The part of an RNA shown here (small-subunit ribosomal RNA, 5' domain) has 473 nucleotides and comes from an uncultured bacterium. It matches the Rfam family "Bacterial small subunit ribosomal RNA". The full RNA is in RNAcentral, with records from ENA and SILVA.
[in-house]
Context: one part of a larger RNA
């Protein structure tokens, strides 16, 4: 110069930022994903207008939030492709026919400590099934076969299906780039290529049988160690070097490995099943759990915050809206960690007061400093006043806040310390030690006049901070 920093001394105010770098170490409690009744049957309450909801059903939970294990690989950054998928939005086109059985809810009855489970029995739908129609759909040279839907309604509309295009996300190849190590020098057998066939949303040894022996490799293969990746950050004159906190894009992981389900879309943090350590419950037969969300709690550590307010603003998600939800987020509390302002008064005021210190005893310093005089009122205290952030489109609607700021008003009153002074290196004497005690980055200081140690006076440098470690250049 830097710093997510620690320690020591000492602290007056405010903005803006940043705050578990270690045990991806285990976690008590609460809250962090709901929402629609304008899908649909029912029960309840009703002012007879409607309301409330458990359950079937959409949707949405795959995003948001958090961390950084793994990962030296198309992970990431950047070029460049072709064989692909896409809910919700947008354009356009063609279609919405006529039916069937069920089920939870409810009710009867059983089992269990619980967690939940099982049987009869009734019922609905934009839940399920067929069946017609189908074409710009799919298969296929072609005949041809093959596939769809769903209502609601205040009649305004919102909706379902099918195809075709965009936008915007996503998936897959690739050319290049970006660690350390040869006290790792050879590796590889689905290996490297062909056929074929399954698979997949798509290409492909991505699976498989079969044939061929390939196929990387001193331009470092293969093993070892270490790391998430990049815009970007620190420093540097620059080249370079070192670093990847928070913001921003990517990518990975959800106690620990493994596996699918369902969906546009997951192999799914707050979703399933399996095992495997842990913790709790138990009536011993079995259950339950997963903070690397937001708080907090132990641990470990030199070290890192409230178990706040608030949907008012941006944004998400669900609804036709009213809305409801949201620990994404907006704020408030803590910490001088950090950057930036501002303050501890200001003018006068003695050949210069005391104390103190040093002396050559004559005086020097401290020092206009202090007293005292005249002011001021940043900052504080009080009291009044009072926002912007709230848009649209009249009306409402601020957590943050009586906060910012405004005005009066009192009172110099309530606010400086920290390190150093031998050289490097700005600043020097006295006294007490006497190779003790100490000290120190490097050189080196101390064994009786130490400017190096400890005290005190002066003095230098910074200043709400100063110094020390620590890293990094």
């Nucleotide at each position: 110069a830097g710093u997510g920093a620690a320690c020591g001394c000492u602290a007056g105010c405010g903005g803006u930022g940043c705050g578990c770098c270690u045990a991806a170490c285990a976690c008590a409690u609460a809250c962090a994903a709901g929402u629609c009744g304008c899908g649909c049957g029912a029960a309840c309450c009703u002012u007879c207008g409607g309301g409330u909801u458990a359950g079937c059903g959409g949707c949405g939970a795959a995003c948001g939030g958090c961390u950084g294990c793994g990962u030296a690989a198309c992970a990431c950054g950047u070029u460049g492709g072709a064989a692909c998928c896409u809910g919700c939005c947008c354009c356009a086109g063609a279609u919405u026919c006529a039916g069937g059985g069920a089920u939870a809810a409810c009710u009867c009855g059983c089992c269990g400590a619980a967690a939940g489970g099982c049987g009869g029995g009734c019922u609905a739908a934009u839940a399920c099934c067929g069946g017609a129609u189908g074409g710009u759909c799919u298969c296929g040279c072609a005949a041809g076969a093959g596939u769809a839907a769903a209502g609601c309604u205040u009649c305004g509309g919102c909706g379902a299906u099918c195809u075709g295009g965009g936008a915007g996300g996503g998936g897959c190849c690739u050319g290049c780039g970006g660690c350390c190590u040869a006290u790792c020098a050879g590796c590889u057998u689905g290996u490297u290529g062909g056929u074929a066939a399954g698979g997949u949303a798509a290409c492909g040894g991505c699976u498989u049988a079969c044939c061929a022996a390939g196929g990387c490799u001193a331009u470092g293969a293969c093993g070892g160690g270490u790391a998430a990746c990049u815009g970007g950050u620190c420093u540097g004159a620059g080249a370079g070097g070192a670093c990847g906190a928070c913001c921003a894009g990517u990518c990975a992981g959800a106690a620990u490995g493994g596996g699918a389900c369902u969906g546009a879309g997951a192999c799914a943090c707050g979703g399933c099943c399996c095992a495997u350590a842990c913790u709790c419950c138990u009536a011993c037969g079995g259950g339950a759990g997963g903070c690397a969300g937001c708080a907090g709690u132990g641990a470990g550590g030199a070290a890192u915050c409230u178990u706040c307010c608030g949907c008012a603003a941006u944004g998400g998600g669900c609804g036709a809206a009213a809305g409801c939800c949201u620990g994404a987020c907006g704020g408030a509390g803590c910490g001088a960690c950090a950057c930036c302002g501002c303050g501890u008064g200001a003018a006068g005021g003695a050949u210069g007061a005391c104390a103190c210190c040093c002396c050559u005893u004559g005086g020097g310093g401290c020092g206009u400093a202090a007293a005292c005089u005249u002011c001021u009122g940043u900052u504080c205290u009080g009291a009044g006043g009072g926002a912007c952030g709230a848009a649209a489109u009249u009306u409402u609607u601020g957590a943050c806040g009586g906060u910012a700021c405004c005005u009066c008003a009192g009172g110099a009153g309530a606010a400086a310390g920290c390190a150093c002074c031998g050289g490097c290196u700005a600043a020097u004497u006295c006294c007490g030690u006497g190779c003790c005690a100490g000290c120190a980055g490097c050189c080196g200081c101390g064994g009786u006049a130490a400017g190096a140690c400890g005290g005190a006076a002066g003095g230098u440098g910074c200043a709400a901070g100063c110094g020390u470690u620590a890293c990094u250049c």
Its mean pLDDT, the model's own confidence on a scale to 100, is 85.